[in-house]
RNA sequence: UGCUUGCGACAGGGGCGCCCCACAACCGGGGGCUGAGAGGAACCCUUUGAACCUGAACCGGGUCAUGCCGGCGGAGGAAGUCGUUUGCAGACCUGU
Numbered sequence: 001u002g003c004u005u006g007c008g009a010c011a012g013g014g015g016c017g018c019c020c021c022a023c024a025a026c027c028g029g030g031g032g033c034u035g036a037g038a039g040g041a042a043c044c045c046u047u048u049g050a051a052c053c054u055g056a057a058c059c060g061g062g063u064c065a066u067g068c069c070g071g072c073g074g075a076g077g078a079a080g081u082c083g084u085u086u087g088c089a090g091a092c093c094u095g096u
Base pairs, nucleotide, nucleotide: 001089002088003087006084007083008082009081010080011046012045013044014043016040017033018032019031020030021029052077053076054075058071059070060069061068
């Protein structure tokens, strides 16, 4: 110096849908479904990237209904630096 293992700091990325009820009047409340998360000082993800977005008002199945499940699909896109540490390799310097 390069690669690599673990840890940390800071930074960044992302989604929030469906059904029912009453009040009510477009704002808030209650219940239910899936999920890590359905607005939480939360959760998930950051290139080892299926977090998430696009295709998509897609296709098949199922549901009261919905990315609910599967396909599409390793298809395209997608957010990182620094410090420390483990191991390996290389380069340079010095002594004999």
Predicted 3D model of a 96-nucleotide RNA (TPP riboswitch aptamer (THI element)) from Pannonibacter tanglangensis. The sequence is in RNAcentral, with records from Rfam. The coordinates come from a structure-prediction model, not an experiment, and the mean pLDDT is 78.